This is a predicted structure of a 528-nucleotide part of an RNA (small-subunit ribosomal RNA, 5' domain) from Eudoraea adriatica DSM 19308. The source organism's lineage runs through Bacteria, Pseudomonadati, Bacteroidota, Flavobacteriaceae and Eudoraea adriatica.
Context: one part of a larger RNA
RNA sequence: GGAUGAACGCUAGCGGCAGGCCUAACACAUGCAAGUCGAACGGUAACAUAAAGUGCUUGCACUUUGAUGACGAGUGGCGCACGGGUGCGUAACGCGUAUAGAACCUACCCUGUACAGGGGGAUAGCCCAGAGAAAUUUGGAUUAAUACCCCGUAGUAACUUGAUAUGGCAUCAUAUUAAGUUUAAAGUUUUCGGACGGUACAGGAUGGCUAUGCGUCCUAUUAGUUAGAUGGUGAGGUAACGGCUCACCAUGGCAGCGAUAGGUAGGGGCCCUGAGAGGGGGAUCCCCCACACUGGUACUGAGACACGGACCAGACUCCUACGGGAGGCAGCAGUGAGGAAUAUUGGACAAUGGGCUAAAGCCUGAUCCAGCCAUGCCGCGUGCAGGAAGACGGCCCUAUGGGUUGUAAACUGCUUUUAUACGGGAAGAAUAAGGGACACGUGUGUCCUGGUGACGGUACCGUACGAAUAAGGACCGGCUAACUCCGUGCCAGCAGCCGCGGUAAUACGGAGGGUCCGAGCGUUAUCC
Numbered sequence: 001g002g003a004u005g006a007a008c009g010c011u012a013g014c015g016g017c018a019g020g021c022c023u024a025a026c027a028c029a030u031g032c033a034a035g036u037c038g039a040a041c042g043g044u045a046a047c048a049u050a051a052a053g054u055g056c057u058u059g060c061a062c063u064u065u066g067a068u069g070a071c072g073a074g075u076g077g078c079g080c081a082c083g084g085g086u087g088c089g090u091a092a093c094g095c096g097u098a099u100a101g102a103a104c105c106u107a108c109c110c111u112g113u114a115c116a117g118g119g120g121g122a123u124a125g126c127c128c129a130g131a132g133a134a135a136u137u138u139g140g141a142u143u144a145a146u147a148c149c150c151c152g153u154a155g156u157a158a159c160u161u162g163a164u165a166u167g168g169c170a171u172c173a174u175a176u177u178a179a180g181u182u183u184a185a186a187g188u189u190u191u192c193g194g195a196c197g198g199u200a201c202a203g204g205a206u207g208g209c210u211a212u213g214c215g216u217c218c219u220a221u222u223a224g225u226u227a228g229a230u231g232g233u234g235a236g237g238u239a240a241c242g243g244c245u246c247a248c249c250a251u252g253g254c255a256g257c258g259a260u261a262g263g264u265a266g267g268g269g270c271c272c273u274g275a276g277a278g279g280g281g282g283a284u285c286c287c288c289c290a291c292a293c294u295g296g297u298a299c300u301g302a303g304a305c306a307c308g309g310a311c312c313a314g315a316c317u318c319c320u321a322c323g324g325g326a327g328g329c330a331g332c333a334g335u336g337a338g339g340a341a342u343a344u345u346g347g348a349c350a351a352u353g354g355g356c357u358a359a360a361g362c363c364u365g366a367u368c369c370a371g372c373c374a375u376g377c378c379g380c381g382u383g384c385a386g387g388a389a390g391a392c393g394g395c396c397c398u399a400u401g402g403g404u405u406g407u408a409a410a411c412u413g414c415u416u417u418u419a420u421a422c423g424g425g426a427a428g429a430a431u432a433a434g435g436g437a438c439a440c441g442u443g444u445g446u447c448c449u450g451g452u453g454a455c456g457g458u459a460c461c462g463u464a465c466g467a468a469u470a471a472g473g474a475c476c477g478g479c480u481a482a483c484u485c486c487g488u489g490c491c492a493g494c495a496g497c498c499g500c501g502g503u504a505a506u507a508c509g510g511a512g513g514g515u516c517c518g519a520g521c522g523u524u525a526u527c528c
Stems, first nucleotide, its partner, number of pairs: 001528004006524005013380006019373002021338001026336003030333003035078003040075002043071002047069003050065007085291003094216008104208002109204007117151004127140005157182011187196003217263003224254003229251008266288004270281004293314005316327004344370001346369003352366001353364004383414004393405005420464005428455001434449007472517005477498003483512005493500002
C1' cells in the first nucleotide's frame, strides 16, 4: 500500500447494487415452512342450492332427501429421498481430476412392440357397546375401490439344459435357435371423436451406485503396526463386485518413498495479495460430502437407513386425575444465553421454479419483494458567477502600523440536482385456461378474443417553491503533506518506531492557521 462477513470512537443528506451469529452443532415460548387428487372409492360432519313436508306471524323458522355444487374425517394414488439449513464429524476414494463397470440400479419423462379375459375374500369409514384424566384404545355387526388375493392368456422377460457363429486381456459377452419351468394388468371420465390412466418387455434420457491411477495440512519430542487382520475354498447377503458377513485352511498385509499414533480441518470452483513465482483464506453464489437433541436399528419405497416418519436406549423440557403420556428451529421470523459483534414474530404466490391434478386450482418462509444496519462498493448533493472599504471580529508581529483568516463574508445577479407540496404514472404479463376461425390432417400449429402485479401510486415524468433541507474526522518533530502563540514545567500527559516533557515544548493541553481524506474519517484485529 491492498484486503475484510469485521468491531470500537467521533460524525452523518440521499440513491442504486450487494452483504448481514465468524462465538454456544447452546436451550427454545408462539406462528408459519408439504401437500394434493371427489375425473380411484365408500360416503356426507360443515356450507350453499334445489325439491318435498310441517308450523304459521305469508316470508321466515324447522325437518327430510347425497338430488346438485362441494367436502370434515376415512380407504387408495403420487409427493413427502426435492427444495431449505448447518459444518458437528471426517486426513477418507471424502473431495478434485482422469478412467472403468463384460460387476450394477433408475419412479415420473420420451420412443417402440404386445396386452388388459374371468372370479373371490376382507378391511377402514359409518353404526352399536365399552376402557381411559388425556394421549389413545378394545370388542361386535356391516360396506367400497385404480387397496388385496386366485385362475386364465403372454414373450425380444427371468431361470435350467443344449447347439451354431462372431468378438474380447480374462472371468466371458453378443447374435441366432431348440426344449422345459415361472411371473401380468384397473379402471375413471366423456361433448361418444376421445382424454387420463393400467401391465409386460426393449431402447433412450435423467439421476445414482461401485472400483481404480494421480493429487490432497502439521508433528519422528509418534517407529513399529495389524487378528477379519492379508490371501484362498465354499456358503450367505447385496441392485451389484468384494472379508461385506460366516465356516474351514494358509500366514500373510502395511511401514523411513513415513506405516501406526497424536493434533488440526468439511473438499473444490473460487476469494485476497503479489510483476510473477509464491503466500494466505474457503463468508455470499455454484458443485460434491456429512449431519438433523445424543447413540443405535430397521420399516416403507424406484430411491432413505429418512431435518418438520417409526422403534429402542440416554440426557433435557413440559402435561398428569400419579395409572400414564408429549416434544426436538443446524427451515423462515422470533426469544433467552454466549459475545466486541450480525436484521422483521413483514407482504405475495404477480413472476421463476417445485408437488399433486384431466383441468380450474390448491400448497410452496423455495422464490420474488418490502423493513432494519454507512457493513461494503458505486453514484449524487451540501450551490454557481460577480464582489476590496481587502469591512467587523479572531490570531500573530519588529505594534499610531502591518500580516493572515480572505473573494471568505456582507451585497448583487443566476440555477434548483436534492428536499418539500401537488398532479400524472409504468415495464416486469406471456405462447395460461376457456371460446371462435383457418391450416395440415386427429392433435398440433397460426390468427382473433379473453383475465391476472405482492413490489406500488413504487420507479419515472411534470408543475410550484426558495440558497432554500444537508460537513465532518484525523493529523501538522522525523519517517510523512502540513507552524505559530499561550498554558504546563520529567508534572499532567503523548507515543507505530526513533523518542518528547526537568521555565522560551513546531512532539503534552488549548487557540489561531495549515495539510490529507470526505458522508465519511480514525483506531483495533487478521492476511499478503